[in-house]
Molecule: SAM riboswitch aptamer (S box leader)
Organism: soil metagenome
């Protein structure tokens, strides 16, 4: 920087002890112990991996479909918690409600 996804899905116990959910805002979660570490256990299925199809003289690769979960990551409150910008739609006309994208993030590959 590019690509994909992001409305499923998954807990206990030990340390410690006040703050945390990225950021302002709302809104929650929190001494009945968060947030952080450390065991153990779990969800998913990005990569790897296996089979099958596509394609080929024929192989490979790219793609596409399914499996398995013993390898790399990931994740295990609330949709990415909502929202903040912009379009379009509805109506009981509030700066409501919906959808749809942008931005910004996360996570994976390169």
């Nucleotide at each position: 920087c590019u690509c994909a996804u992001c409305g499923a899905g998954a807990c206990c116990g030990g340390c410690u002890g006040a703050g945390g959910g990225a950021u302002a805002g709302g809104c929650c979660c929190u001494u009945a112990g968060a947030c952080g570490c450390c065991g153990g256990g779990g969800c998913a299925a990005c990569c790897g991996c296996c089979a099958g199809g596509c394609c080929u003289a024929a192989c490979c690769a790219a793609c596409c479909u399914g499996g398995a979960a013993a390898g790399g990551u990931g994740c295990c409150a609330a949709c990415u918690c909502c929202c903040c910008c912009g379009a379009c739609g509805c109506c009981u006309c509030g700066u409501g409600c919906g959808u749809c994208g942008a931005c910004a993030g996360a996570u994976g590959a390169g």